[in-house]
Context: one part of a larger RNA
Molecule: small-subunit ribosomal RNA, central domain
Organism: Pinus tabuliformis
RNA sequence: UGGCCUUAAUUGGCUGGGUCGCGGUUCCGGUGUUGUUACUUUGAAAAAAUUAGAGUGCUCAAAGCAAGCUUAUGCUCUGAAUACAUUAGCAUGGAAUAAUGUGAUAGGAGUCUGGUCCUAUUGUGUUGGCCUUCGGGACCAGAGUAAUGAUUAAUAGGGACUAUCAGGGGCAUUCGUAUUUCAUUUUCAGAGGUGAAAUUCUUGGAUUUAUGAAAGACGGACCACUGCGAGAGAAUUUUCCAAGGAUGUUUUCAUUAAUCAAGAAUGAAAGUUGGGGGCUCGAAGACGAUCAGAUACCGUCCUAGUCUCAACCAUAAACGAUGCCGACCAGGGAUUGGCGGAUGUUGCUCUAAGGACUCCGCCAACACCUUUUGAGAAAUCAGAGUAUUUGCGUUCCGGGGGGAGUAUGGACGCAAGGCUGAAACUU
Numbered sequence: 001u002g003g004c005c006u007u008a009a010u011u012g013g014c015u016g017g018g019u020c021g022c023g024g025u026u027c028c029g030g031u032g033u034u035g036u037u038a039c040u041u042u043g044a045a046a047a048a049a050u051u052a053g054a055g056u057g058c059u060c061a062a063a064g065c066a067a068g069c070u071u072a073u074g075c076u077c078u079g080a081a082u083a084c085a086u087u088a089g090c091a092u093g094g095a096a097u098a099a100u101g102u103g104a105u106a107g108g109a110g111u112c113u114g115g116u117c118c119u120a121u122u123g124u125g126u127u128g129g130c131c132u133u134c135g136g137g138a139c140c141a142g143a144g145u146a147a148u149g150a151u152u153a154a155u156a157g158g159g160a161c162u163a164u165c166a167g168g169g170g171c172a173u174u175c176g177u178a179u180u181u182c183a184u185u186u187u188c189a190g191a192g193g194u195g196a197a198a199u200u201c202u203u204g205g206a207u208u209u210a211u212g213a214a215a216g217a218c219g220g221a222c223c224a225c226u227g228c229g230a231g232a233g234a235a236u237u238u239u240c241c242a243a244g245g246a247u248g249u250u251u252u253c254a255u256u257a258a259u260c261a262a263g264a265a266u267g268a269a270a271g272u273u274g275g276g277g278g279c280u281c282g283a284a285g286a287c288g289a290u291c292a293g294a295u296a297c298c299g300u301c302c303u304a305g306u307c308u309c310a311a312c313c314a315u316a317a318a319c320g321a322u323g324c325c326g327a328c329c330a331g332g333g334a335u336u337g338g339c340g341g342a343u344g345u346u347g348c349u350c351u352a353a354g355g356a357c358u359c360c361g362c363c364a365a366c367a368c369c370u371u372u373u374g375a376g377a378a379a380u381c382a383g384a385g386u387a388u389u390u391g392c393g394u395u396c397c398g399g400g401g402g403g404a405g406u407a408u409g410g411a412c413g414c415a416a417g418g419c420u421g422a423a424a425c426u427u
Stems, first nucleotide, its partner, number of pairs: 001016005035100004039094002042091002051083002055065002067076003109145001111143009156256001157253003161248001165244001169241002172238001175219002179215006190201002228233001271312006281305001285301004323394002327386002330370003335365008344357003374381002400427003409420002412417001
């Protein structure tokens, strides 16, 4: 704004249509925002049987998926549920936790302006043509905006620097006495060796004495509950070469870290091969003793070896019988290295510097002492503690005694052998 009923009243009620606004929507389209996963929620999907479980008097039950009412027009909304179903895949909500990504030669994020190229639907009455604006896209140039953009610097780690330190390594050089042998020398009867002897040497002069030379080993005392090295190991002097820890650091990088199968390197002594060298000592061997015996201990001689170069071997009670890295837990006095402090001492050259001492701290290190920290079967251990109040990280190994580190296989070695490595049987 209509229609009907109603009211004193355009008062109230019911109802229809249009428009606008608001709200909703598992509808459609456009634009914008949201990094990627793991994780988790929900859903779809995922054979049945089995399992759990609902219903149902197979007479009960194990089962089965049936059946039950009325007595026929047969009937019942008949039943034949539901759950679980890990992982992967799909869809979906969450955004804690975990991983990862983002700007450093800005090719980074917004805004504005200008230019180059491409594009075409509305519209200027219609149709056709042409041109510009506007809209969309790509690229380029410039200006301007911003807190413009690099987290810190671990009593984690790596690197640089530093003055030192050390019996760390390699090549060369140098010294020392001893030993043995030789040469010369002195003297003369024994010397060696042992529990005692003997084997052995000795008037062709041993042993001993003196002087000298050569050789090859070794590096005493100083030398220590001291230093260095991953360990094996390493000790005369000096040069050269590279290496190393710790200290110091208002240096640098910025997570780069710890421990480790496989693989690799080093690796005492003995042993092997080929050179060199062979003083001493000395497996094997030969003797002399001792002894019941002695293939031993003791003594004499001596081969390989011991030393070195080149190359193998790869094992030891290779031991601290104690893997490595990190944190915490207790007191002490020494020592070694570095650094710091002191109105400390000392000798110089008068005061510095520096040195040597004294005292007090810090870091690193080999050890020690004391303890009712704690542990342990104890011995003992500041680690072998922080362990039934059990989980810091990581590696390797063991499971009664033998058989046996044997057999066999593998691969290594010139060999000797090494690495890996059983079982039967026995107790």